[in-house]
Molecule: SAM riboswitch aptamer (S box leader)
Organism: Bacteroidota bacterium
Order: sequence, then structure tokens, then C1' cells
RNA sequence: AGCUUAUCAGGAAAGGUGGAGGGAAACGCCCUGAGAAACCUUGGCAACCGGUCAUAACGACAAGCGGUGCCAAAUCGUAUUCCUUAACAGGAAACAGAUAAGUC
Repeated sequence: AGCUUAUCAGGAAAGGUGGAGGGAAACGCCCUGAGAAACCUUGGCAACCGGUCAUAACGACAAGCGGUGCCAAAUCGUAUUCCUUAACAGGAAACAGAUAAGUC
């Protein structure tokens, strides 16, 4: 890198270095010299695995100690299919993506 499964409407800061981009991609729309990305320090959140209880399974609880992760906007919105509405709106699934665990 690939494959499988699960989740994705909630939650979460400050300082330093840096110096123009960033929000995956397309189209929008946002963030950004009152300082983007990236890196460092401290802090925090609590999604999964590691814990306790229980079950056939689904789960519930605790903790922030460990492994990852995360700390603007619903995965920022939309696209494709279907349902629904007079319309606006809404709902389900899919595509794509992110994270974790397993496998390879």
C1' cells in the first nucleotide's frame, strides 16, 4: 500500500518557531498577516484497542495509566440512486474520505 469490520449531527486550548497558505479531490462556501501549513512545549477531549461487569450477540461502567487518534464550521455543504413534500425542507443507501482494530 491492499483487504475486512466498526464509527463519523457530540467533545476538546494556550504559548513559541515560522512566514502564505489551509479546509483530501471537483464545484461552492469558509478560515487565514489580529498570522495559514509545518515543527516544538504544555494543556485538553474521549473514538477504537489494552481495564471491570454482563451477554449467544448487541452492551454498560471506570480511567486518562499505556498504544493510536483528535482539539473551526455535521466528514463545512453538494454530487449518484431511491423514498417523501404543492414547494422549501427532510430521510435511507451508495461513492469517496478520516480514525481504529484485525489480516496480509